The part of an RNA shown here (small-subunit ribosomal RNA, 3' major domain) has 476 nucleotides and comes from an uncultured organism.
The full RNA is in RNAcentral, with records from Greengenes.

[in-house]
Context: one part of a larger RNA
RNA sequence: UGACGGGGGCCCGCACAAGCGGUGGAGCAUGUGGUUUAAUUCGACGCAACGCGAAGAACCUUACCUGGGUUUGACAUCCUGUGAAGACUCUGUAAUGGGAGUUAUGCCUUCGGGAGCACAGAGACAGGUGCUGCAUGGCUGUCGUCAGCUCGUGUCGUGAGAUGUUUGGUUAAGUCCAGCAACGAGCGCAACCCUUAUCGUCAGUUGCCAGCACGUAAUGGUGGGAACUCUGGCGAGACUGCCCCGGUCAACGGGGAGGAAGGUGGGGAUGACGUCAAGUCCUCAUGGCCCUUAUAUCCAGGGCUACACACGUGCUACAAUGGUAGGUACAAAGGGCAGCGACUUUGCAAAAAGGAGCGAAUCCCAAAAGCCUAUCUCAGUCCGAAUUGGGGUCUGCAACUCGACCCCAUGAAGUUGGAAUCGCUAGUAAUCGCGGAUCAGCAUGCCGCGGUGAAUAUGUUCCCGGGCAUUGUACA
Numbered sequence: 001u002g003a004c005g006g007g008g009g010c011c012c013g014c015a016c017a018a019g020c021g022g023u024g025g026a027g028c029a030u031g032u033g034g035u036u037u038a039a040u041u042c043g044a045c046g047c048a049a050c051g052c053g054a055a056g057a058a059c060c061u062u063a064c065c066u067g068g069g070u071u072u073g074a075c076a077u078c079c080u081g082u083g084a085a086g087a088c089u090c091u092g093u094a095a096u097g098g099g100a101g102u103u104a105u106g107c108c109u110u111c112g113g114g115a116g117c118a119c120a121g122a123g124a125c126a127g128g129u130g131c132u133g134c135a136u137g138g139c140u141g142u143c144g145u146c147a148g149c150u151c152g153u154g155u156c157g158u159g160a161g162a163u164g165u166u167u168g169g170u171u172a173a174g175u176c177c178a179g180c181a182a183c184g185a186g187c188g189c190a191a192c193c194c195u196u197a198u199c200g201u202c203a204g205u206u207g208c209c210a211g212c213a214c215g216u217a218a219u220g221g222u223g224g225g226a227a228c229u230c231u232g233g234c235g236a237g238a239c240u241g242c243c244c245c246g247g248u249c250a251a252c253g254g255g256g257a258g259g260a261a262g263g264u265g266g267g268g269a270u271g272a273c274g275u276c277a278a279g280u281c282c283u284c285a286u287g288g289c290c291c292u293u294a295u296a297u298c299c300a301g302g303g304c305u306a307c308a309c310a311c312g313u314g315c316u317a318c319a320a321u322g323g324u325a326g327g328u329a330c331a332a333a334g335g336g337c338a339g340c341g342a343c344u345u346u347g348c349a350a351a352a353a354g355g356a357g358c359g360a361a362u363c364c365c366a367a368a369a370g371c372c373u374a375u376c377u378c379a380g381u382c383c384g385a386a387u388u389g390g391g392g393u394c395u396g397c398a399a400c401u402c403g404a405c406c407c408c409a410u411g412a413a414g415u416u417g418g419a420a421u422c423g424c425u426a427g428u429a430a431u432c433g434c435g436g437a438u439c440a441g442c443a444u445g446c447c448g449c450g451g452u453g454a455a456u457a458u459g460u461u462c463c464c465g466g467g468c469a470u471u472g473u474a475c476a
Base pairs, nucleotide, nucleotide: 001476002475003473004472005471007470009468010467011466012465013464015460016459019424020423021422022421023420026316027315028314029313030312031311032310033309034307035306042053043052064302065301066300067299068298069297070296073125077124078123079121080120081119082118083117086103087102088101089100090099091098107114108113127291128290130289131288132287136285137284138280139279140278141276143274148187149186150185151184152183153182154163155162156161167178168177169176193268194267195266196265198236199235200234201233202232203231204230208225209224212223213222214221239262242256243255244254245253246252318417322376323375324374325373326372327371328370334365335364336363339358340357343354344353345352346351383414388409389408390407391406392405393404394403430452431451432450433449434448435447436446
């Protein structure tokens, strides 16, 4: 100087407390461990691994296993020779590679040849998701959006170092003020950026419709309008600016006015010096090592989907604030041409047949909880849906291993969950649906969007994490 303390002090944080809803019990989905297996590819392991890499394993993906092939190679550059490239037919195989035949002679040209492509040959080389993340770059997680981390000059100390950065106030903040052997500065904080909340202005189609006409069973449907909503450019607006009180005539704090908004208005992006030899050599790049008729490469099938069990994360429930049936209302943000598909017909349905419109503020995908009415009357039920049998639909070369969905039948566990444990402070929790990426098909996951919309916070004794100065130390 640090680090540590079941040392004391001060201060923060959904850290506790106060509340609301969960997890832990059930069934299923998904990840992991374990076990099994020819293989169940690999990585990730307290917080910070475990719906994680994977924004989507039937083939492909795919790295694994079994079997069958290839060896200048699936891919790149160079050399020599031959031939345009290519297209089609037959044959063989589980498939790839293979065998035979037909057709085809292009482009540029100084007529020598050249470019591109294919085949054959030789070697230089290719190739490796093989090892080492403890050789590395890059990227990322984490402490933590915590308020810290440092430097120059000066001063002090023999020196390591100290001072500044400590102290008194104050703040979300090393934020600001006052003081001081310090005076300044840098990286962080804040602001500048995006979004949302209010208003003005400009613009007015595909959006809008107040007033005026026209028309309809009805609809901004038509003329028209530029008011309103909205869209999206440019501006305004919030700064403790104003008033009162407290405070050192300070920083700042408390209250008030005005205001759409008030003291950082809400949300996002933004992550200092560093820590964990944290994670990643399987994104990519790369040193070293290793393989080179194989650890490379092609193909078929299988596996990654196994199942006594254990754990994590979720979904659905156990019901009446509910289930079922009928009627009826209101979003936002997105996506759409090998696409979204209105509408009509067929089917109980998944869907199918036809198919308008729309490369979209124009057309389409397209709401649910809610509200109204009826019924069920507390039951393992008209709750709950697992499981199983049968029949189908769709995607796709192909749904056996191993897809999603529909219908009929079946109708398991489950009556609110031990010890323990998680999230959340407001348009939040809870609850309800909608969209998107990936994607042929396949979310209960992920990323977004809006609808409805709470309770509680007396407080900081305690638990956890963190900041500051201080104290002790057989620690570095």